[in-house]
Two RNAs folded together computationally: RNase P RNA and transfer RNA, 452 nucleotides in total. Its mean pLDDT, the model's own confidence on a scale to 100, is 79. Rfam match: Bacterial RNase P class A. Rfam classes the family as a ribozyme.

RNA sequence: GGAGUUGGACGGACCGUCGCUGCGUCCCGCAAGGGACGGGGAGGAAAGUCCGGGCUCCACAGGGCAGAGCGCUGGGUAACGCCCAGGGGGAGCGAUCCUCGGAAAGCGCAACAGAAAGCAGACCGCCACGCGGCCCUUCGGGACCGCGGGGUAAGGGUGAAACGGUGGGGUAAGAGCCCACCAGCGGGCGUGGCGACACGCCCGGCUAGGCAAACCCCGCUCGGAGCAAGACCAAAUAGGAAGGCAGGCUGGCCCGGCUAUUGCCUUCGGGUAGGUUGCUUGAGCUGUCCGGUAACGGCCAGCCUAGAGGAAUGACGGUCGCCCGCCCCCACAAGGGGUGGGGCACAAAACCCGGCUUACAGUCCGGCUCCGGCA
RNA sequence: GGAGCGGUAGUUAAGUUGGUUAUAACGCCGGCCUGUCACGUCGGAGGGCGCGAGUUCAAGUCUCGUCCGCUCCGCCA
Numbered sequence: 001g002g003a004g005u006u007g008g009a010c011g012g013a014c015c016g017u018c019g020c021u022g023c024g025u026c027c028c029g030c031a032a033g034g035g036a037c038g039g040g041g042a043g044g045a046a047a048g049u050c051c052g053g054g055c056u057c058c059a060c061a062g063g064g065c066a067g068a069g070c071g072c073u074g075g076g077u078a079a080c081g082c083c084c085a086g087g088g089g090g091a092g093c094g095a096u097c098c099u100c101g102g103a104a105a106g107c108g109c110a111a112c113a114g115a116a117a118g119c120a121g122a123c124c125g126c127c128a129c130g131c132g133g134c135c136c137u138u139c140g141g142g143a144c145c146g147c148g149g150g151g152u153a154a155g156g157g158u159g160a161a162a163c164g165g166u167g168g169g170g171u172a173a174g175a176g177c178c179c180a181c182c183a184g185c186g187g188g189c190g191u192g193g194c195g196a197c198a199c200g201c202c203c204g205g206c207u208a209g210g211c212a213a214a215c216c217c218c219g220c221u222c223g224g225a226g227c228a229a230g231a232c233c234a235a236a237u238a239g240g241a242a243g244g245c246a247g248g249c250u251g252g253c254c255c256g257g258c259u260a261u262u263g264c265c266u267u268c269g270g271g272u273a274g275g276u277u278g279c280u281u282g283a284g285c286u287g288u289c290c291g292g293u294a295a296c297g298g299c300c301a302g303c304c305u306a307g308a309g310g311a312a313u314g315a316c317g318g319u320c321g322c323c324c325g326c327c328c329c330c331a332c333a334a335g336g337g338g339u340g341g342g343g344c345a346c347a348a349a350a351c352c353c354g355g356c357u358u359a360c361a362g363u364c365c366g367g368c369u370c371c372g373g374c375a
Numbered sequence: 376g377g378a379g380c381g382g383u384a385g386u387u388a389a390g391u392u393g394g395u396u397a398u399a400a401c402g403c404c405g406g407c408c409u410g411u412c413a414c415g416u417c418g419g420a421g422g423g424c425g426c427g428a429g430u431u432c433a434a435g436u437c438u439c440g441u442c443c444g445c446u447c448c449g450c451c452a
Stems, first nucleotide, its partner, number of pairs: 001371010012320007020041002023038006043346001047357002050355005055226004062255004067222005072086005087100005101217002106215001108211002123156002125152003129148005135142002164182006185204008230277004240268007247259004270451003284303004289298003321344004325339005376448007385401004394432001403419005425441005
C1' cells in the first nucleotide's frame, strides 16, 4: 500500500419568524375557559409484533390427558428461543464464520436411474464345471465360439447414497477369508476437566449408512386473556325479541374447585361514540471504585429524561457542515479556490421494560488476519 | 393499539405421512355449425406456487425472515 474480517459510536449544527402539545408561576373570569412568561417535547431502530417478563382482570390457576415451545456444557438474568465463556462437527491459507439431544427403542420414507436401496443384489465382466459346434494334434490333449445351471462384490456402469481404505498372503476366480497398518463403532479401565469432552491403554466383532426444521423417544418449561386489560363518573333507551342450557364460571377436554335458584350463554334489535384514572420514578440513566476471563453483579454519589389521545413534537427563511456535478490554478495527479446547480437516508412513540430480526444516505474510532513493497 | 386468517395459470379454486412432466373449471386460439354473431360441438396452446434464505438426495408442501391483502375486537342494559 492492497484485500479481508470483526467490534463500537454518531446519524446534521446554529439563528430568526410563525405555529402545536403537556407542566409550573402569575393575570382575567362566578364558572367553563382565555392570556402572558418560563421550561420540557420521538428512535437506533419508536418498525415487524417474532420471543421473554412486569402490570391488570378472569369466584386462585390443584391433578391427569391433549397441545405448544425449547434442546451440546457451564454461567448471567426478573425471564427468554437472548447474552457470555467453553466443547464437538463443518467452511476458509488465516482473522473469522456456520451449526448442535436421540436413527444398535418404535412406526416409517428414499421418486427417477440402476441387476440390486437396507441385515440388498449377478446387467456387463472374471472363474472353474457340463454339453454342443469347429479347428489343431506328438492321440495324452489343447485353442476358439455358443448354450446351461453355478461361484464371485476385486473391476465397469447407475445413483444423493451400493455394506471400510492401502498393501501382502490366499484362491479356480474372488472376498475381513487371513495378516499388518490406518479410519470408524461398541465395551471396560486410567488420567485431566464442575461439565460438554479430550488423551492413553486393553478387549471385541469386523461395519453398524441417511432423514427427527413429518410422526416418535428422552429431558425441561408453559393456566387464559390482554391497557379496546381493568377501576370510577356521566349521558341516552324498547331493561326488548328469538334460540339454547338446566345449570353457570374456571376461555381445549376430564376430575377437582367456586357459585346460583331465576340464572347464564349465543344471536338479533336498541342506545351512546363523553370525561377521569390506569400513565409514566423505572429490572431507570450517568460517573468513580470493587468482584468476575466475560456476560453481569455490588457499594456510593449525582440526575429526572415525551405522556399525546382521530392522536402534538411542525412549516418557512438564512448561515455553516458533508456528498456529487461544473469551472479555474497547477502537470491531466495530489492539493487549493469558486459556484444563486443538485442532494443529505431508513423511518416516527400509543401501558412499560429486556431481547431478536429486518430497513438505513453517509461519517468517525478501534482489534485482528492474509498478500505485496521498502528498511 | 391488539388478535386471527390468507397469497398456486388471465380469474376462481384443489393439491398430506415431501417424490418423476403441479391439477380442474371458466377464459384464450383454431376448425365445424349459422346468411352472421352468440350458444353448442371437436381439437389445441400458453402460462403459475408473493419474495429471500435454510433443512433434505429432493420443497407448492417443513422451518425462519420479509412483503402484500382481508377479517374481528369499545361502552350501557